[in-house]
Molecule: c-di-GMP-I riboswitch aptamer
Organism: Candidatus Brocadia sp. WS118
RNA sequence: UACCGAUAAAGGCAAACCUUGAGCGAUCAGGGGGCGCAAAGUAAAGGGUCUUAGUCCUACAGGGACGUAAGGGCAAGAAAAGAUAGCCUUACUGCCGAA
Numbered sequence: 001u002a003c004c005g006a007u008a009a010a011g012g013c014a015a016a017c018c019u020u021g022a023g024c025g026a027u028c029a030g031g032g033g034g035c036g037c038a039a040a041g042u043a044a045a046g047g048g049u050c051u052u053a054g055u056c057c058u059a060c061a062g063g064g065a066c067g068u069a070a071g072g073g074c075a076a077g078a079a080a081a082g083a084u085a086g087c088c089u090u091a092c093u094g095c096c097g098a099a
């Protein structure tokens, strides 16, 4: 220096769940919490997965209100746009030092 990762030491991160807020949503942010993590640090480049408008009223109609930028639509799918780094790969960076 590279690999590697100990019932080592010091410190670190924080799943579910609860709560407040943002978003249509996946999900994200703050607080509590602690399942776990040696990159559970950073980055959506590749793959995977997930999401993308409904909520109501009603005389039940080819009805109405609000929302969705407009139009259309608000079945499903596609496209497109997003989310996830605690799914994997990849790139960059980083603490400690037994075997």
Base pairs, nucleotide, nucleotide: 004097005096012037013036017032018031019030020029021028022027035086041092042091043090045089046088047087048084049083050082051081052080054066055065056064057063067074068073